[in-house]
């Protein structure tokens, strides 16, 4: 230096062109004498800039940053 991969809530994960779910964590309310558990409801999310498209988290390109190879 060059190639490959990934980048979605506070944390792990799913969706692969048309609403972005899931679990834990969080916050409330209920059950309990109180925790501990359970149940409901709620909050929060596409790395960044650009291109295609009626419409991108998803397709294309630069960039970032992370892991891996190889010099």
């Nucleotide at each position: 230096c060059g190639g490959g991969c990934u980048g979605u809530a506070g944390u792990a994960u799913a969706u692969c062109g048309g609403c972005a779910g899931u679990a834990c964590a969080c916050a409330u309310g209920c059950a309990u004498g109180g925790g501990g558990u359970g149940c409901a409801u709620g909050u929060a999310g596409g790395c960044c800039g650009g291109g295609u498209u009626c419409g991108a988290u998803u397709c294309c390109c630069g960039g970032c940053a992370g892991c891996c190879c190889g010099a």
Model confidence (mean pLDDT): 81 of 100. The RNA shown here (transfer RNA) has 71 nucleotides and comes from a Parcubacteria group bacterium. It matches the Rfam family "tRNA". Lineage of the source: Bacteria > Bacteria candidate phyla.